RNA sequence: CGGGGUAUAGCUCAGCCUGGUAGAGCGCUAUCUUCGGGAGGUAGAAGUCGUGAGUUCAAAUCUCGCUACCCCGA
Numbered sequence: 001c002g003g004g005g006u007a008u009a010g011c012u013c014a015g016c017c018u019g020g021u022a023g024a025g026c027g028c029u030a031u032c033u034u035c036g037g038g039a040g041g042u043a044g045a046a047g048u049c050g051u052g053a054g055u056u057c058a059a060a061u062c063u064c065g066c067u068a069c070c071c072c073g074a
Base pairs, nucleotide, nucleotide: 001073002072003071004070005069006068007067010026011025012024013023020057028044029043030042031041032040050066051065052064053063054062
């Protein structure tokens, strides 16, 4: 320098191809159960979807640029 991949809740990831309320598991908070712990039940909080712009009535999703990390090539 060229090509490809990844970026979404505290962590691990789905959702993207086919645009239409942002989700799951674990974890966290409250509460019930227990003498207590653990385990389990119920409820809840937690996200400018890496960043900037474009298209669109509407973008995590489509298009372009950029950033970080990983892989391949030179």
Molecule: transfer RNA
Organism: Woeseiaceae bacterium